RNA sequence: ACGAAAGUUUGCCACACCCGUCGCAAGGCGGGGCCGGAACGCCGCGGAUCUUUGGACGAAGAUAGCCGGGCCACCUCC
Numbered sequence: 001a002c003g004a005a006a007g008u009u010u011g012c013c014a015c016a017c018c019c020g021u022c023g024c025a026a027g028g029c030g031g032g033g034c035c036g037g038a039a040c041g042c043c044g045c046g047g048a049u050c051u052u053u054g055g056a057c058g059a060a061g062a063u064a065g066c067c068g069g070g071c072c073a074c075c076u077c078c
Base pairs, nucleotide, nucleotide: 003077004076012037013036017032018031019030020029021028022027035065041071042070043069045068046067047066048063049062050061051060052059053058
């Protein structure tokens, strides 16, 4: 992507915080937890914020649950 069948399925994610672990840090990962969410799924492309370096110019990183944008996205079988 195509096809077939059924009328199935009521759940999913996880803020803060705690423990462990990685990192200079922001913060990440795992477990617990559950503020909230309905793309709070994925992507650092644009903006914004945060961290480090070294006072500046610069450089490196983080946040997708800050906003915009892009991509996939109901369920079962093959």
c-di-GMP-I riboswitch aptamer from a Methylococcaceae bacterium, 78 nucleotides, folded computationally.
The sequence was found by an Rfam model in a public genome assembly.